[in-house]
Context: one part of a larger RNA
RNA sequence: GAUGAACGCUGGCGGCGUGCUUAACACAUGCAAGUCGAACGGAGUUUAUAUAGAAGGAGUCUUCGGACAACGGAAGUAUAAACUUAGUGGCGGACGGGUGAGUAACGCGUGGGUAACCUGCCUUAUACAAGGGGAUAACAGAGGGAAACUUCUGCUAAUACCGUAUAAAAAUAUUUCACGCAUGUGAGAUAUUUGAAAGAUUUAUCAGUAUAAGAUGGACCCGCGUCUGAUUAGGUAGUUGGUGAGGUAGAGGCUCACCAAGCCGACGAUCGGUAGCCGAUCUGAGAGGAUGACCGGCCACAUUGGGACUGAGACACGGCCCAAACUCCUACGGGAGGCAGCAGUGGGGAAUAUUGGACAAUGGGGGCAACCCUGAUCCAGCGACGCCACGUGAGUGAAGAAGUAUUUCGGUAUGUAAAGCUCUAUCGAUAACGGAAGAAAAUGACAAGCCGUUAAGGAAGAAGCCCUGGCUAACUACGUGCCAGCAGCCGCGGUAAUACGUAGGGGGCAAGCGUUAUCC
Numbered sequence: 001g002a003u004g005a006a007c008g009c010u011g012g013c014g015g016c017g018u019g020c021u022u023a024a025c026a027c028a029u030g031c032a033a034g035u036c037g038a039a040c041g042g043a044g045u046u047u048a049u050a051u052a053g054a055a056g057g058a059g060u061c062u063u064c065g066g067a068c069a070a071c072g073g074a075a076g077u078a079u080a081a082a083c084u085u086a087g088u089g090g091c092g093g094a095c096g097g098g099u100g101a102g103u104a105a106c107g108c109g110u111g112g113g114u115a116a117c118c119u120g121c122c123u124u125a126u127a128c129a130a131g132g133g134g135a136u137a138a139c140a141g142a143g144g145g146a147a148a149c150u151u152c153u154g155c156u157a158a159u160a161c162c163g164u165a166u167a168a169a170a171a172u173a174u175u176u177c178a179c180g181c182a183u184g185u186g187a188g189a190u191a192u193u194u195g196a197a198a199g200a201u202u203u204a205u206c207a208g209u210a211u212a213a214g215a216u217g218g219a220c221c222c223g224c225g226u227c228u229g230a231u232u233a234g235g236u237a238g239u240u241g242g243u244g245a246g247g248u249a250g251a252g253g254c255u256c257a258c259c260a261a262g263c264c265g266a267c268g269a270u271c272g273g274u275a276g277c278c279g280a281u282c283u284g285a286g287a288g289g290a291u292g293a294c295c296g297g298c299c300a301c302a303u304u305g306g307g308a309c310u311g312a313g314a315c316a317c318g319g320c321c322c323a324a325a326c327u328c329c330u331a332c333g334g335g336a337g338g339c340a341g342c343a344g345u346g347g348g349g350a351a352u353a354u355u356g357g358a359c360a361a362u363g364g365g366g367g368c369a370a371c372c373c374u375g376a377u378c379c380a381g382c383g384a385c386g387c388c389a390c391g392u393g394a395g396u397g398a399a400g401a402a403g404u405a406u407u408u409c410g411g412u413a414u415g416u417a418a419a420g421c422u423c424u425a426u427c428g429a430u431a432a433c434g435g436a437a438g439a440a441a442a443u444g445a446c447a448a449g450c451c452g453u454u455a456a457g458g459a460a461g462a463a464g465c466c467c468u469g470g471c472u473a474a475c476u477a478c479g480u481g482c483c484a485g486c487a488g489c490c491g492c493g494g495u496a497a498u499a500c501g502u503a504g505g506g507g508g509c510a511a512g513c514g515u516u517a518u519c520c
Base pairs, nucleotide, nucleotide: 001519002518003517005516006515007514008513009512012390014388015387016386017385018383019382020348025346026345027344029343030342031341034091035090036089039088040087042085043084044083045082046081047080048079049078050077051076056071059068060067061066098301099300100299107226108225109224110223111222112221113220114219117218118217122214123213124212125211126210127209128208130164132162133161139154140153141152142151143150144149169194170193171192172191173190174189175188176187177186178185179184199206200205227273228272229271234264235263236262239261240260241259242258243257244256245255246254276298277297278296279295280291281290282289283288303324304323305322306321307320326337327336328335329334354380356379357378358377362376363374364373365372366371393423394422395421396420403414404413405412406411427461430455431454432453433452434451435450438446464509465508466507467506468505469490470489471488475504476503477502478501479500485492486491
């Protein structure tokens, strides 16, 4: 000098930041990923029109049982419109958010390579979208179960699913040309094989298929760099290489069969310990040293271990399956769960916040849109945790008041300090009025905010902490008497202690000041 700090004493205000460094310990509760009815068949609500005609019923007749009945308009049915949505279907849940357990590694950083690769949405270009089929949820019915859930039968739709046609393209075989960086790459011809599509609508559009290219994002490989221990010296059998095959988007012992016996190592292999890496941060004149909180990039993980499915993309935090530990429900047969998301709880700890508001802005997902969702984000709350800014008054005022301390008793110090007098009003508290930005034509959570003006009021509401032997700025008195105590080092204290304790004075910093811890 610095800190994500903590502790002690103290504490007025604002702005901007920042806040579980420990148990990757366990978690009650709420929220954090949905959306599309302009893909689809249903179901439902409301309104209108048409149909329908129930309850009731003036009245008439009556054999007093009842009959007829204007009027009345319910349920139902049909059509149209608007709306809602459980299910099928599409896109998104691989982003965003969290954490740093693991990892000494092509993990990261940096520079290259892929003639060995993939890429949804987006952009550009070209061509197309022909003609068919069979199902299935929802629903209805019948069961099983305490529940979670589930079985059977029957019906139905699609941008769901499956053939056919055609096309591009790919593969294989033969072949021509050009080029290169070894395997090869590019362009072309012939034959064979495989081989696409979907509609919706308010008729503006939005979607669909194939191919080529771009953009973006990813995958793999390589050179160099990347802590410590030799009181770890040998390690390695898919091990090292080859041939062939499988697998993959793709090269590769990635996997397998066979063959060979290699490969790494004092230029530190192997083993052990520790650790996410970097941009950066702190310090330092620099070289270096230390760190890796916040912010940004990459990686890894999601109770522990394993696995695949779907998909352009995952071996998937709020998806699935299996095993394990733990917690919960149970009718004991069986089930449910995963905060290292945002808040919050217990626990651990010296120690770290609200179960807040809003989608107004920025951005993301879905949708033609309206819009919906968004604990991302923007804000607010709490904490002097940090940095920065402001204030706690200004001028005048000598009878050098009183008090206090000291004294050689004369005085000296506190000290222009106070009081008094004259002013001012930042901040805070109060009130009124006006204005602007974050917002684009509109839409403001923040916001009783911010900025400005004015008014009333009155110094009123706002100073502490540490030190005072030397280092090191700042001294006297009393108490104590190697006691009590102090102390970073040297060292103080055993009767005149500037070093302990108290008081007065003084010094330093100041809404902070000291201490402790750690780094340079």
The part of an RNA shown here (small-subunit ribosomal RNA, 5' domain) has 520 nucleotides and comes from an uncultured bacterium. The full RNA is in RNAcentral, with records from ENA, Greengenes and SILVA.